[in-house]
RNA sequence: GAACCGAAAGGGCAAACCCGUCGUGAGGCGGGGACGCAAAACCAGGGGCCUCCAGCGCGAGGUAGCCGGUUGCCGAA
Numbered sequence: 001g002a003a004c005c006g007a008a009a010g011g012g013c014a015a016a017c018c019c020g021u022c023g024u025g026a027g028g029c030g031g032g033g034a035c036g037c038a039a040a041a042c043c044a045g046g047g048g049c050c051u052c053c054a055g056c057g058c059g060a061g062g063u064a065g066c067c068g069g070u071u072g073c074c075g076a077a
Base pairs, nucleotide, nucleotide: 012037013036017032018031019030020029021028022027035065041070042069043068046067047066048063049062050061051060052059053057
């Protein structure tokens, strides 16, 4: 000097709920708010779940904070 492990601190995100707004709806977005999160970052091309409908489908949508895939922060002894 480099790598691995790794506590605290720093930094990041933001559930429920409330307000506004968009949507038939699930739900999205903005503000407030923090239950939590090291991937709660990205992906709706796999599975699951949810919504809509003259048509129930090999339909149209939603959900990544359900699983999954991809990338991936700092750091003392």
A computed fold for a 77-nucleotide RNA from an Actinomycetota bacterium, annotated as c-di-GMP-I riboswitch aptamer. The prediction has a mean pLDDT of 83. The sequence was found by an Rfam model in a public genome assembly.